[in-house]
RNA sequence: GACAACGGCAAACCCGUCGUGAGACGGGGACGCAAAGCCGCGGGUCAGGUGGAUGCCUGACAGCCGGGCUACCGAA
Numbered sequence: 001g002a003c004a005a006c007g008g009c010a011a012a013c014c015c016g017u018c019g020u021g022a023g024a025c026g027g028g029g030a031c032g033c034a035a036a037g038c039c040g041c042g043g044g045u046c047a048g049g050u051g052g053a054u055g056c057c058u059g060a061c062a063g064c065c066g067g068g069c070u071a072c073c074g075a076a
Stems, first nucleotide, its partner, number of pairs: 001073001008033002013028006031063001037069003041066003044061007
């Protein structure tokens, strides 16, 4: 980041499984994505527990944002 090329990923929803839950995994399916590859470091949102709370503890979301690491192509 292009009226380029080879490709890649996969939202919602449906089915199955796991989980108290947010949600995750597998299959189907494509809303979209130039990092929608990976990382819970910072912010944020969500779930569970506690209750003296405006607090604390535990967890989830990388397709909420920032940041870190890595990666295909090569016009401007």
Annotation: The RNA shown here (c-di-GMP-I riboswitch aptamer) has 76 nucleotides and comes from a soil metagenome. The RNAcentral record of the sequence draws on MGnify.